[in-house]
RNAcentral holds the full RNA, with entries from SILVA. A computed fold for a 348-nucleotide part of an RNA from Gynandropsis gynandra, annotated as small-subunit ribosomal RNA, central domain. The coordinates come from a structure-prediction model, not an experiment, and the mean pLDDT is 84.
Context: one part of a larger RNA
RNA sequence: UUGGGCAUAAAGCGUAUGUAGGUGACUUUUUAAGUCCGUCGUCAAAUUCUAGGGCUCAACCCUGGACAUGAGGUAGAACUACCAAGCUGAAAUAUGGUAGGGGCAGAGGGAAUUUCUGGUGAAGCGGUGAAAUGUGUUGAGAUCGGAAAGAACACCAACGAUGAAAGCACUCUGCUAGGCCAACACUGACACUGAGAGACGAAAGCUAGGGGAGUGAAUGGGAUUAGAUACCCUAGUAGUCCUAGCUGUAAACGAUGGAUACUAGGCGUUAUGCAUAUCAACUCGUGCAGUGAUGAACUAACGCGUUAAGUAUCCUGCCUGGGGAGUACGUACGCAAGAAUGAAACUC
Numbered sequence: 001u002u003g004g005g006c007a008u009a010a011a012g013c014g015u016a017u018g019u020a021g022g023u024g025a026c027u028u029u030u031u032a033a034g035u036c037c038g039u040c041g042u043c044a045a046a047u048u049c050u051a052g053g054g055c056u057c058a059a060c061c062c063u064g065g066a067c068a069u070g071a072g073g074u075a076g077a078a079c080u081a082c083c084a085a086g087c088u089g090a091a092a093u094a095u096g097g098u099a100g101g102g103g104c105a106g107a108g109g110g111a112a113u114u115u116c117u118g119g120u121g122a123a124g125c126g127g128u129g130a131a132a133u134g135u136g137u138u139g140a141g142a143u144c145g146g147a148a149a150g151a152a153c154a155c156c157a158a159c160g161a162u163g164a165a166a167g168c169a170c171u172c173u174g175c176u177a178g179g180c181c182a183a184c185a186c187u188g189a190c191a192c193u194g195a196g197a198g199a200c201g202a203a204a205g206c207u208a209g210g211g212g213a214g215u216g217a218a219u220g221g222g223a224u225u226a227g228a229u230a231c232c233c234u235a236g237u238a239g240u241c242c243u244a245g246c247u248g249u250a251a252a253c254g255a256u257g258g259a260u261a262c263u264a265g266g267c268g269u270u271a272u273g274c275a276u277a278u279c280a281a282c283u284c285g286u287g288c289a290g291u292g293a294u295g296a297a298c299u300a301a302c303g304c305g306u307u308a309a310g311u312a313u314c315c316u317g318c319c320u321g322g323g324g325a326g327u328a329c330g331u332a333c334g335c336a337a338g339a340a341u342g343a344a345a346c347u348c
Stems, first nucleotide, its partner, number of pairs: 004319003008301001012316001014200002017197001021193003026086003031081001033080002039072001048066007091187001093185001095182004102176007109153001113149008124135002162167001205246006214240002219235004257315006269289001271286003298303001321348003330341002333338001
């Protein structure tokens, strides 16, 4: 390189946007670069292929024929490409609707918890498998008022919604992005993918400043135990929260890259359309999204099965025995922690 693969065996980048590049609907015209049909001439001979012949056969030997990439020139115009003009199905825009925890900012709310304070009251409370540490006559726990603080938003809640993913849920307001549907109006291939690149990216962690109720790495104490640097209990710092930055990783999972087309049926949710004078249920039709069980096909099996892991096309990332090792070295990034790229010796 050819070939084979990537749900679970090695293998889909965490996600989307998008540059170069690659690939690309329909109709007609032009050119002839690719492509295609003759031609020209070219492989010194041997070799190779082929038709014969000669050594008894074969290897071997002899004779004839065939044979090329590239270059030049001629013709053709189906396909790719180019030129020009169109077209509406792809794609986008406008109009009218529609659902939603989509995002950002601001305002408000109640339950609970803890602390403080006041009343009542009096001996325990708390905790566990059992206990103890702890806490309480300087009045705890319990109960009833008042005040403050921070964090999270019970029920509704779903096999549900939404977002590119990470994610997203008390209520209201403002700003704002996207989806879907309908009828048709408009642009007319403006598309798909996407190396680099920039953007977003849970938790933990880092820097600076706030905040600190509950919880809680570290740490102290009590238990358990042969020991117990743990599981259990009691305390408790960082953190968890906010603002401004950094970090750039996760079993970032559907362990399944994106786009398009096609290939049996059946059920339910949401939205929408039509019919009956109207409304509702039911029924029927359509598009989109999501869910469960199957058929054919596929698969090593499990399973997947119109949301494919089926049948095809285009683009991209990645894999090539286990360990050594996601290590060493180098490079560029980061405040650091580290992250990215990423071997070999050796060994089985």